RNA sequence: GGGCCAUUAGCUUAUUUGGUAGAGCACCGCAUUCGCAUUGCGGAGAGGGCGGUUCGAAACCGCCAUGGUCCA
Numbered sequence: 001g002g003g004c005c006a007u008u009a010g011c012u013u014a015u016u017u018g019g020u021a022g023a024g025c026a027c028c029g030c031a032u033u034c035g036c037a038u039u040g041c042g043g044a045g046a047g048g049g050c051g052g053u054u055c056g057a058a059a060c061c062g063c064c065a066u067g068g069u070c071c072a
Stems, first nucleotide, its partner, number of pairs: 001071007010025004019055001027043005048064005
């Protein structure tokens, strides 16, 4: 320098042919308890960045960034 893969919540991840982004753990509140834990109910929290295509993009296209891998 080039090819390929990955990037979604604090962490691990689902989301298939474009149409409201779900879950587990963690966190917060309430109930339960003398108290804690457990358990039950509820809640907040996410698409790496910029641009393009489209009525509409996490998903398609381009560039960039980070990480991994292979070639030179």
Molecule: transfer RNA
Organism: Candidatus Microgenomates bacterium